[in-house]
């Protein structure tokens, strides 16, 4: 330098044009307990990596760029 994959709440994850972005864990409250823990029940929280771009409409499709990983060549 080339190619390929990823990037979504504190973590880890679904979703792949269209109405309220899914689920679990963890935090928070309330139940229960003498109390903690465990179980139950509810709440808060991502403008989907940045920018741009096609489209009535973009997390999804396209280009740069960034950041992680993996292969590949460069080696005067």
């Nucleotide at each position: 330098g080339g190619g390929c994959c990823c990037g979504u709440g504190g973590u880890c994850u679904a979703g792949c044009g269209g109405u309220u972005a899914u689920g679990a864990c963890a935090c928070c409250u309330c139940g229960c307990u003498u109390a903690c823990a465990c179980c139950g029940a509810g709440u808060u929280g991502a403008u989907c990596g940045u920018g741009g771009g096609u489209u009535c409409g973009a997390u999804u499709c396209c280009c740069a760029c960034c950041g992680g990983g993996c292969c590949c060549a460069c080696c005067a």
Molecule: transfer RNA
Organism: Candidatus Poseidoniales archaeon